c-di-AMP riboswitch aptamer (ydaO/yuaA leader) from a soil metagenome, 132 nucleotides, folded computationally. It matches the Rfam family "c-di-AMP riboswitch aptamer (ydaO/yuaA leader)". From the family's description: This family represents a conserved RNA structure found upstream of the ydaO and yuaA genes in Bacillus subtilis and related genes in other bacteria. The ydaO/yuaA element is thought to act as a genetic 'off' switch for the ydaO and yuaA genes in its native state. It is believed that the element may be triggered during osmotic shock leading to activation of ydaO, a predicted amino acid transporter gene, and members of the yuaA-yubG operon which code for KtrA and KtrB K+ transporters. Gene Ontology terms of the family: regulation of gene expression and cyclic-di-AMP binding. The RNAcentral record of the sequence draws on MGnify.
[in-house]
RNA sequence: UGCUGAAUCUCCGUCGAACCUUCGGCGGAGGGCGGGGGACCCACUAGUCGGGGCGAAUCGUGGCCACCGAGCCAUGUAGCGCAAGCUUCUCAGCGCGAGCCCGUCAGCUAACCCCGUAAGCGCCGAGAGCGG
Numbered sequence: 001u002g003c004u005g006a007a008u009c010u011c012c013g014u015c016g017a018a019c020c021u022u023c024g025g026c027g028g029a030g031g032g033c034g035g036g037g038g039a040c041c042c043a044c045u046a047g048u049c050g051g052g053g054c055g056a057a058u059c060g061u062g063g064c065c066a067c068c069g070a071g072c073c074a075u076g077u078a079g080c081g082c083a084a085g086c087u088u089c090u091c092a093g094c095g096c097g098a099g100c101c102c103g104u105c106a107g108c109u110a111a112c113c114c115c116g117u118a119a120g121c122g123c124c125g126a127g128a129g130c131g132g
Base pairs, nucleotide, nucleotide: 001122002121003120004119008031009030010029011028012027013026014025015024016023017022032117033116034115035114036113037112042107050105051102052101053100054099059076060075061074062073063072064071079096080095081094082093085130086129088128089127090126091125
């Protein structure tokens, strides 16, 4: 000074550092942002082979393993992100395509209820438009 992401801001308390006024950790409350549950109506016709939620992260093919599954590797793919004035467009390019949770239970859903507010990274190709 930027990026992924909802994950930021304010106040109070406390502890520590700093030294004239701030910073950080922890806890609490609130604003903002994000997510889930939850009627009529509508939709669905399923039901242990369970089912469902967050998220871009789904769905294939081939190989390894004695074989299936699990697992591992490779290669694609739905989809997602970056590119530094800009939430816009184009070309060339670079990446991701995971993981976790609920616990037999949840379609949509007004009122209402509940939960989260982390973690991890480093860009500096070109043109158009707009802005400064």